[in-house]
C1' cells in the first nucleotide's frame, strides 16, 4: 500500500467502497417496450332505463375503452460476468484505390396506375396441457404487378485529370436493370357526389414515403510493431505455401472449392504444454524497474453446455428461433415447460463480501405529432468502522500536592492538577420551530416572426404557467449532562519497576527469554504509541547493488567448458568520396475522457468536486544536417597472411636395430640352507635350491646424461637408425592488401580404469589363497597369484582433465637466473661487454586484492567475443530426452529440511607433528605401599539416629591441636514459648526484685514461698511518703535457626607453581581481529643478562631486601662457662673471682664472579683454579604475577533472597557420631641374627610448667602411692635420650621372631569408664618367613634409621600432627621413552577448546519424495462408423400457390455438433511391496 479476512473496542456525520471462492444451483418479484395521427375487428363487470313467459331479451352509457390481432420502429442499445482466448484479441501509429452504415443534418428529385391474400374474427375439431387442425369473411404505412426515373447500378465506345502495383476521380454518347404510401390539422374561391348530416377533388402544413449526392457518428478488413512462463517441447504444416478457374462476401483474401505447382515457418525460438481478457490505468520505487488490473474509461470475449442459421442497417442475437446434451420442473405417461455472469433475494462451498427498499423529481434512453408509457439504466435511501477525510467526549482555574492504587533505601516518590471543588462553553447526538437549492421546463393562454393564397394549421422566440423519490442548512430549549479504547515497554524501537512462576506455564517478526531475585512468561502499578479505532494474519514493492540496463562476478568463498578446429552470431586498421538506416534538430499529426501535477473555484475545512493548464517521456509524417556508427565505391600498408635464408627441440606415425636388467630352459660347480620380517611364519630346498659359470629362449621398460631444461592446443612426449609428416623461433622486407579476433550449435583429440575381438604375456599386480599382526584385521607387513598392464582394430569420453587462473590484442618500474636465435663492439680468436627477439622460472615498484597473494607469463589498466554463478543440505540424485555393448556420460529438477554453509586471516589450545629446554620426570640407586595384624579416614551396608562437609591430581591420620557426659549440630524421650541471648515501647504491682525449707519429677521444669533488698531525684535530720531507673510481670515489635542456596556473594583457602611467566603507555605494522616490544643469536634457576633490532620505555612477577643456619670480630657477662689463681668436697663452677673458651643475645665484618687463566662476537657469560669458614642465589624459611579450575567454605565469621516461628527455636536424660558380610586410603609393628633378650656404660636439641612441672626420701614386680624441697623458671623440675659401645646369651624354628587377641588381677583420670578410655602385672600367644598386577618417596647432613618435646587435653582411643636433635649412605653429570611445564614453529573441520569434534550402519515412532504388477480419472488429436439441426447444391413424380413464367413444400446430395468404435499419445490420483532422503 489493499476490493481484505482475524482478535479486543465502538460517539456523530461527508465521500468512496462491497462475492477476489462455485462461470454452481436457483424460489419469488420486476429488469422492453411503444405507437389507435398505419389496419381490421371490438368486450364485461357496473349504472340508467324500455320489454318480458320473470328464465331473460333488446337499447343508450361503460367505450370505439380492456385484452388480443395485422402493421411499424424498438428490441443488436443499455445492464452482468471474465469462462474461454498467448489471438491483429488487446495497445500505438498507419491503410481500405478492397467496403457497408437504420435513425439524425444538408441537397436534388419524385410520390402514377392496377391486384390477390393472410391473421384477428366465425364455425367444426385433436390434446390432460402446451399448443394446433379444418372451413369460411376482412383491412392496411402488410403484400405483389405495370408505368415513369437526370441522376444510381451494369455493359460498350470516347475523352480528360490524377495517383499507389492493381488503378481512382470528372465529362460525353448508347443499350440493359431498378421505386414508393399514406396518416393528421386547416382552408377562401372553384368542380363532383350525398342518406342533406357531411364526404371527395383541389390549395396549404406537419410527420411518415420512393430513388439518388453529401456529411456525421458506428462497423467490418488489412498492416509495422510491442504483448506472461517453460527447450526435462527442436523441429512443425497437405488447404498446407503459391498460382489458374469458379463459388462466396457488404468487402480483399484458401474464406470455399477443382485442377496446377512443392512450397511456407523455425534457435530473432517454429510446433507444444502451462498461466492469463487487454488497454487507460493503481500500488511501490531516487529513478530505471517490479507488482498489479478491484470500483471509473475503452476495447474484446460470453450468456446452462455443444452446434446451427433465419429476421434486420446492424446478430449468428443475455430476457428470439431450431437440433442435440446435462440438469430441475409439470404431467392424465401419450407428451410439455425452463435457464439471474440484469436489480434485489435464497441455498451451496468459504476467512470473506449488502435491502428480496422508494422513485421515474434529475439525467439518458426507446416508442409516439403530443399527452404520455416503459426504463432494477439511473437517481436516491439502507446495511457494513472496509476505506479516506472531518468533528467530538468539554474549557479555565483548582497543592493541605486528599484518599485510594503502586514503589520504596521507610526519609520519602508516583499517579497528579489529574480528582474533588469553583466558574463557564454548548459542537454532536435529544426536543421544537423556520427554511434554500436541486426546477430546466411540457400542454395550455398571450404577444411577436417564419412557412402559405391564408388573419387557419404548423415551426421558432419572449411572457405566463404544473411537477420532489431524497437532503443540506439556520434559529430556540435543556445541561457537563449520552460518547475511549487498542497495541507496546530486552535490542532492533519511543516506553521500567514490584509481584507470582521456576526450562513449568509460557513467550517470540530476528536475535533469543523461561533451570528461585526474569525491565522478554502472568498479573499490578507507571510509561510510550495511536486514537474511533487499535492490534494481527495473508499479498506486493521497497530496503536487496540478493539476478546487477543504470548497477554483480567466476585463483582460494557459487562459478573457466579436459583441450582445439570452426558454422551462425557479436566485434574489428588508415584513408577518400557518395548515401541517409541508426543518431542529432525543427515543424505537422496523433498520444480519448477520468487519474497523478500545477493555478483557480465550490461544499464552514478536509476528504471529494468543478474549470484553465502542464504533461503523456510514445508512435507517424515532413523538412534538414553527415560528425559518429552503419551501406555502396576506391585506395593503403602497420594487424593478418605468403615467399627467400638460417634455427633449436623426448612434437607426430611407421619400420628396425641395441645394450643392461629380469624371469625361464640346458649344462658345469658347490653342498644346506635360502628366503622374508620389526620379530616370524606360509613359500623354495638333498629329487641339489639360494650362490656362482656358461649358452640358449621370452617379453616389457629404456639407468647415466637428466636439469623449476625442451616440445606439443590439452592429453603428453625421454636408447639408437632410418623414412614420412604438424607446429615454432630469428634474420630478410619480395608479393596479397584487412583476408582479423571471438565462437551458440557443430566436429576432431582426449591419462588411467574399463569393454569387444584376435594375439602376447618376462616383470608388476585389483581380485583370490595363505602366512603373520590383532580383541577382531574381508587391511597395512610377507609368500602365491588371475584379470589387467605390451600390441592390433574398435568402443567408453571422463579426472584435484589444475596455473584449482577461456581465448585475442594494447599499455603499464625494474633486478637476477636458465633455453633458442640475430646485431654491435674488443686487431683477430678464445672470453667478456653493450644491445634485440622468443620462450621458462624466481624476486619485486606502482596498481589491485576480503585477505592470502597477484605483480610486462597480471589476478594492475582497457577492448572484443565466448563459457559460467546466484544460501548449506536433499543432488550431481530422481524423472524425461540423447550418447554407449556394458560399466555409465551428458542434460538435470522438485518436496521435505537447515540458520547456516563457506573464504581468507587472527589469538588460543590442541596433536600417537618438529625444533630448543627444564622438573626425583624417567634413567641409575636407597627405603617403602600393593600380602599380614593393628591403628585410622572414606565407600558401602546397617539403624530410631549412625549429625553434617570434603570427592582424581588438588577427598579419604581432611575440618577434628582430644566425641564417655558436654563437645553435638543427629535419634528417642520429657518440657518451655517475647523465649538461653540483644533493643526499643507498653501494663502492672511495694512486700516488689532476689529467693530458702518443702512437694513433684531422671533431670529440665512445675508448684511454694519462710527471708528479703538496690540507684538516683523530691524534700531533708531521720523515719516514711511520692517519682524515676535497674531488675520482675502483662501485652506488641522482635529474637532464635550448624533450616537452604558456595551457582546470588565477601573474606579465606587449595591447585596449576616459587613455573617464568602476564601486561602496559607512546610509536609503528595492518581494513580488521591483531601484531611488535615479548621474536631472533648467546647465556642463565629465570623475559637472568649480553648483542642484534620499529621499536622505546614501564609495571606486576624474577633476583634483593626479611628471619634462621654456617666463620670471625666488637660489646655485655647472669640464672650460662672455668683456662690460670685461691678455698673446700667422696664427688661436683659448690664457693672466692674470672671474660679467655664454650655459650648466651645485640651489633657488625664477610662472597662481589672481586682476583687469576682458558672459551666467548671486544659481550653477557661459562669452565678450571687460588685465597677462603663458606663460591657462584652457600642450606633452609617466609614471600606465590595476570589468570584457571562457576574448585572448596552459607557448619569459623559476615552476607542478600528463601523458609521455619507453642517450632526447624530454646532447655533436659538417654542412646548415636565407636554398628560391620564387604571395598579402598593413610600410617604403626612386624616377618628377625646389620636382630632379639639380659648386664654394663655414652653423647643431644627444641620445648613445656601455678587448679602447673613436681626433687630427695619412702611403699608397691610394674602402673602407681605417700610426701612436698624447689620452680613464674639459662638458677627448680618434666628428664633415664635412644639407636651407639662393651660383655653375655640365642643358633635359623613360624623361633627366646613377632606381637594381635582372650582370661584374670590391678592402677589412673573423672559426677560418671556397660554401650566406649588410657596404663601396668601375670597368663594366653592369631596372622605373619619380605608380599601378583601395578605404585610412592628421596640428590646430601638428604634418604633410611634412632629416640626426644610440644599443642589440643581432667584423661584419652596419638600409631595421628607439628617440631627438634643423634647416627649417617647409596646412586646420578644422560634426556631414547612415561608424566608435567617453558619457548619458537606447523597443522587443525576444535574455541566449555582432544574429557574437543565428528562419520556410518543398526532399532523404535514420524514426515516428504522416487520406483512399481496393476487400478481409476482428466485433456488434445488422427482414423473410421452413425450422422440432428440447418446453409448450400441438385431435383420437381407428387402437393400447394399463380393465367404464365417462376416459386413454395416434398424429395436427394455435400458438409455437418453430439454419441459410438479403435489404436496411440499426453497429465493427473492411487498402489501390495521397494528404494534411498
Nucleotide at each position: 500500500a489493499c476490493g481484505a479476512a482475524c482478535g479486543c473496542u465502538g460517539g456523530c456525520g461527508g465521500c468512496g467502497u462491497g462475492g477476489u471462492u462455485a462461470a454452481g444451483g436457483c424460489a419469488u418479484g420486476c429488469a422492453a417496450g411503444u405507437c389507435g395521427c398505419g389496419c381490421g375487428a371490438g368486450a364485461a363487470a357496473c349504472c340508467g332505463a324500455u320489454c318480458u313467459u320473470c328464465g331473460g331479451a333488446a337499447c343508450g352509457g361503460g367505450a370505439g375503452u380492456a385484452a388480443a390481432g395485422c402493421g411499424g420502429c424498438g428490441a443488436a442499445a443499455g445492464g452482468g460476468u471474465g469462462a474461454g482466448u498467448a489471438a491483429c484479441g488487446c495497445g500505438u501509429a498507419g491503410g481500405u484505390a478492397a467496403u457497408c452504415u437504420a435513425c439524425c443534418c444538408u441537397c436534388g428529385a419524385g410520390c402514377g396506375g392496377g391486384g390477390g391474400a393472410c391473421a384477428a374474427c366465425a364455425u367444426u375439431u385433436c390434446g390432460a396441457a402446451a399448443g394446433g387442425a379444418a372451413u369460411g369473411c376482412u383491412a392496411a404505412u402488410a403484400u405483389c404487378c405495370c408505368g415513369u426515373a437526370c441522376g444510381a447500378u451494369c455493359c460498350c465506345g470516347g475523352u480528360u485529370u490524377g495517383g499507389c502495383a492493381u488503378c481512382g476521380g470528372g465529362c460525353c454518347g448508347g443499350g440493359a436493370u431498378g421505386a414508393a404510401a399514406g396518416c393528421a390539422g386547416g382552408g377562401g374561391a372553384c368542380c363532383c357526389c350525398u342518406u342533406c348530416g357531411g364526404g371527395g377533388g383541389c390549395c396549404u402544413u406537419g410527420c411518415a414515403c420512393u430513388c439518388g449526392a453529401g456529411g456525421a457518428g458506428g462497423a467490418g478488413c488489412c498492416u509495422a510493431c510491442g504483448u506472461c512462463c517453460u527447450a526435462u517441447c527442436a523441429g512443425c504444416u497437405u488447404g498446407u505455401u503459391g498460382g489458374u478457374g469458379g463459388g462466396g462476401u457488404a468487402a480483399c483474401g484458401g474464406c470455399c472449392u477443382a485442377c496446377c505447382a512443392a512450397g511456407g515457418c523455425a534457435g530473432c525460438g517454429a510446433c507444444g504444454g502451462g498461466u492469463a481478457c487487454g488497454g487507460g490505468g493503481c500500488c511501490u520505487g531516487a529513478g530505471a524497474g517490479g507488482g498489479u488490473g478491484u470500483u471509473c474509461c475503452c476495447g474484446c470475449a460470453c450468456a446452462c453446455u455443444g452446434g446451427g442459421a433465419c429476421u434486420g442497417a446492424g446478430a449468428c442475437a443475455c430476457u428470439g428461433c431450431c437440433c442435440a446434451g446435462a440438469c430441475u420442473c409439470c404431467u392424465a405417461c401419450g407428451g410439455g415447460a425452463g435457464g439471474c455472469u440484469g436489480c434485489a433475494g435464497u441455498c451451496g462451498a468459504g476467512a470473506g463480501u449488502c435491502u428480496u427498499c422508494g422513485g421515474c423529481a434529475a439525467u439518458g434512453g426507446a416508442c409516439g405529432c403530443a399527452a404520455g408509457u416503459c426504463u432494477g439504466a439511473c437517481c436516491g435511501a439502507g446495511c457494513g468502522a472496509c476505506g479516506c477525510c472531518g468533528c467530538g467526549u468539554g474549557g479555565a482555574g483548582g497543592a493541605u500536592g486528599a484518599a485510594g492504587g503502586c514503589c520504596u533505601u521507610c526519609g520519602g516518590g508516583u499517579u497528579g492538577u489529574a480528582a474533588a471543588c469553583u466558574c463557564c462553553u454548548g459542537u454532536c447526538a435529544c426536543g421544537g420551530g423556520g427554511c434554500a437549492g436541486c426546477a430546466a421546463u411540457a400542454a395550455g393562454c398571450g404577444a411577436g416572426u417564419g412557412u402559405c393564397a391564408a388573419u387557419a394549421c404548423c415551426a421558432c422566440u419572449c411572457g405566463u404557467g404544473a411537477u420532489g423519490a431524497g437532503c443540506a442548512c439556520c434559529c430556540c430549549g435543556a445541561g457537563a449532562g449520552g460518547a475511549a479504547g487498542c497495541c507496546a515497554c530486552g535490542g532492533c524501537u519511543a516506553a521500567c519497576u514490584c509481584u507470582g512462576u521456576g526450562c513449568c506455564a509460557g513467550c517470540a517478526g530476528c536475535c533469543g527469554c523461561g533451570g528461585u531475585a526474569a525491565g522478554a512468561c502472568a498479573g499490578a502499578g507507571g510509561u510510550g504509541g495511536c486514537a474511533a479505532g487499535c492490534g494481527u494474519u495473508g499479498u506486493u514493492c521497497g530496503g536487496a547493488a540478493u539476478c546487477a540496463c543504470u548497477g554483480g562476478g567466476c585463483u582460494u568463498a557459487a562459478a573457466g567448458g579436459g583441450c582445439a578446429c570452426g558454422u551462425a552470431g557479436g566485434u574489428a586498421g588508415u584513408u577518400u568520396g557518395u548515401c541517409a538506416g541508426g543518431u542529432c534538430a525543427g515543424a505537422g499529426g496523433u498520444g480519448a475522457a477520468a487519474u497523478c501535477c500545477c493555478c483557480c473555484g465550490g461544499c464552514u475545512c478536509a476528504a471529494c468536486c468543478g474549470g484553465g493548464g502542464a504533461a503523456c517521456u510514445g508512435c507517424c509524417u515532413u523538412u534538414g544536417a553527415a560528425a559518429c556508427c552503419g551501406a555502396c565505391a576506391g585506395a593503403c600498408u602497420u594487424g593478418a597472411g605468403u615467399g627467400g635464408a638460417a634455427g633449436a627441440g623426448g612434437g607426430g606415425a611407421g619400420a628396425g636395430u641395441g645394450g643392461a636388467a629380469c624371469u625361464g630352459g640346458c649344462a658345469g660347480u658347490g653342498g644346506a640352507g635360502c628366503g622374508g620380517u620389526g620379530a616370524a611364519a606360509u613359500g623354495c630346498g638333498u629329487g641339489g635350491a639360494u650362490a656362482u659359470u656358461g649358452c640358449c629362449a621370452g617379453g616389457a621398460a629404456c639407468g647415466c646424461c637428466g636439469g623449476u631444461g625442451g616440445c606439443g592446443a590439452a592429453a603428453g612426449c625421454g636408447a639408437c637408425u632410418c623414412u614420412c609428416u604438424g607446429g615454432c623461433u630469428u634474420c630478410u622486407a619480395a608479393c596479397u592488401g584487412a583476408c582479423a579476433c571471438u565462437g551458440a550449435g557443430g566436429u576432431g583429440c582426449g591419462a588411467a580404469a574399463g569393454c569387444u575381438a584376435g594375439g602376447g604375456g618376462a616383470g608388476c599386480a585389483a581380485a583370490c589363497a595363505g602366512g603373520a599382526u590383532u580383541a577382531g584385521a574381508u587391511a597395512c607387513c610377507c609368500u602365491g597369484g588371475u584379470a589387467g598392464u605390451c600390441c592390433u582394430a574398435g568402443c567408453c569420453g571422463u579426472a584435484a582433465a589444475c596455473g584449482a587462473u577461456g581465448a585475442g590484442c594494447a599499455c603499464u618500474a625494474g633486478g637476477u637466473a636458465g633455453a633458442g636465435g640475430g646485431g654491435g663492439u674488443u686487431c683477430u680468436c678464445a672470453u667478456g661487454c653493450c644491445u634485440u627477439c622468443u620462450c621458462u622460472g624466481c624476486c619485486g615498484c606502482a596498481g589491485g586484492u576480503a585477505a592470502u597473494c597477484c605483480g610486462u607469463u597480471a589476478a594492475g589498466u582497457g577492448c572484443u567475443c565466448c563459457g559460467c554463478c546466484u544460501g548449506g543440505g536433499g543432488a550431481g540424485u530422481a524423472c524425461g530426452g540423447c550418447c554407449g555393448c556394458a560399466a555409465g556420460g551428458u542434460u538435470g529438477a522438485a518436496a521435505c529440511u537447515c540458520a547456516a554453509a563457506g573464504g581468507a586471516a587472527u589469538u588460543g589450545a590442541c596433536g600417537g607433528g618438529u625444533g630448543c629446554u627444564c622438573g626425583c620426570a624417567c634413567a641409575a640407586g636407597c627405603g617403602g605401599u600393593g600380602g599380614a595384624g593393628u591403628a585410622u579416614g572414606c565407600g558401602g551396608a546397617u539403624c530410631a539416629a549412625u549429625u553434617c562437609g570434603a570427592a582424581g591430581c588438588a577427598a579419604c591420620g581432611c575440618g577434628a591441636a582430644g566425641a564417655a557426659c558436654c563437645u553435638u549440630a543427629c535419634c528417642u524421650g520429657g518440657g518451655c514459648u517475647u523465649g538461653a541471648c540483644a533493643u526499643g515501647c507498653u501494663u502492672g504491682a511495694a512486700g516488689u526484685a532476689g529467693g530458702a525449707a518443702c512437694c513433684u519429677g531422671a533431670a529440665a521444669g512445675g508448684g511454694g514461698g519462710a527471708c528479703g533488698a538496690c540507684c538516683g531525684g523530691u524534700a531533708c535530720c531521720c523515719a516514711g511518703u511520692c517519682c524515676g531507673g535497674a531488675a520482675c510481670u502483662u501485652g506488641c515489635a522482635c529474637a532464635g535457626g550448624u533450616g537452604u542456596u558456595g551457582c546470588a556473594u565477601g573474606g579465606c583457602u587449595g591447585u596449576c607453581g616459587u613455573c617464568a611467566g602476564c601486561u602496559c603507555g607512546u610509536g609503528u605494522c595492518g581494513u580488521g581481529a591483531g601484531a611488535u616490544g615479548u621474536u631472533g643469536g648467546g647465556u642463565u634457576a629465570a623475559g637472568u643478562c649480553c648483542c642484534g633490532u620499529a621499536a622505546c620505555g614501564a609495571g606486576c612477577g624474577g633476583a634483593a631486601c626479611c628471619c634462621u643456619u654456617g666463620u670471625c670480630c666488637u660489646u655485655a657477662g647472669u640464672u650460662g662457662c672455668c683456662a690460670g689463681c685461691g678455698g673446700g668436697u667422696c664427688a661436683u663452677g659448690c664457693c672466692g673471682g674470672g671474660g679467655a673458651c664454650u655459650c648466651u643475645a645485640a651489633g657488625g665484618a664477610g662472597a662481589c664472579u672481586g682476583c687469576c687463566g682458558g672459551u666467548g662476537u671486544c659481550a653477557a657469560a661459562c669452565c678450571g683454579g687460588a685465597g677462603g669458614a663458606a663460591g657462584g642465589u652457600g642450606g633452609g624459611g617466609a614471600c606465590g604475577a595476570c589468570g584457571u579450575c562457576a574448585a572448596g567454605u552459607c557448619a569459623u565469621c559476615a552476607u542478600g533472597g528463601c523458609c521455619c516461628u507453642u517450632a526447624u527455636g530454646c532447655c533436659c536424660a538417654g542412646g548415636g557420631c565407636g554398628u560391620c558380610a564387604c571395598g579402598c586410603g593413610u600410617a604403626c609393628u612386624a616377618c628377625a641374627a646389620u636382630g632379639g633378650c639380659c648386664g654394663g656404660u655414652a653423647c643431644a636439641a627444641a620445648g613445656g610448667g601455678a587448679a602447673g612441672c613436681g626433687a630427695u626420701a619412702c611403699c608397691g614386680c610394674g602402673a602407681g602411692g605417700u610426701g612436698g624441697a624447689g620452680c613464674a623458671a639459662a638458677u627448680c623440675c618434666c628428664a633415664u635420650a635412644a639407636a651407639g659401645c662393651c660383655g653375655g646369651u640365642c643358633c635359623c624354628a613360624g623361633u627366646c621372631c613377632g606381637g594381635a587377641u582372650c582370661g584374670g588381677a590391678g592402677g589412673c583420670u573423672g559426677a560418671a569408664a556397660u554401650u566406649c578410655g588410657c596404663c601396668u602385672c601375670c597368663g594366653u600367644g592369631a596372622a605373619g618367613u619380605c608380599g601378583g598386577a601395578a605404585u610412592c618417596g628421596c640428590u646430601a647432613g638428604u634418604a633410611a634409621u634412632c629416640g626426644c618435646a610440644g599443642a589440643u587435653c581432667a584423661g584419652c582411643c596419638a600409631u595421628g600432627c607439628u617440631g627438634c636433635g643423634g647416627u649417617g649412605a647409596a646412586u646420578g653429570u644422560g634426556u631414547u621413552c612415561c608424566c608435567g611445564a617453558g619457548c619458537a614453529u606447523u597443522g587443525u573441520a576444535c574455541a566449555c577448546a582432544c574429557c574437543g569434534c565428528c562419520c556410518g550402519u543398526c532399532a523404535a515412532g514420524c514426515c516428504a519424495c522416487g520406483g512399481a504388477a496393476g487400478c481409476c480419472g482428466g485433456g488434445g488429436g488422427u482414423a473410421c462408423c452413425c450422422g440432428a439441426a440447418g446453409u448450400c447444391g441438385c431435383c420437381c413424380a407428387c402437393u400447394c400457390c399463380g393465367a404464365a413464367a417462376g416459386g413454395g413444400g416434398a424429395g436427394c446430395g455435400c458438409c455437418g455438433a453430439a454419441g459410438g468404435u479403435a489404436a496411440a499419445u499426453c497429465u493427473g490420483g492411487u498402489g501390495a511391496c521397494u528404494g534411498g532422503g
This is a predicted structure of a 1477-nucleotide RNA (small-subunit ribosomal RNA) from an uncultured bacterium. The prediction has a mean pLDDT of 84. Its Rfam family is "Bacterial small subunit ribosomal RNA".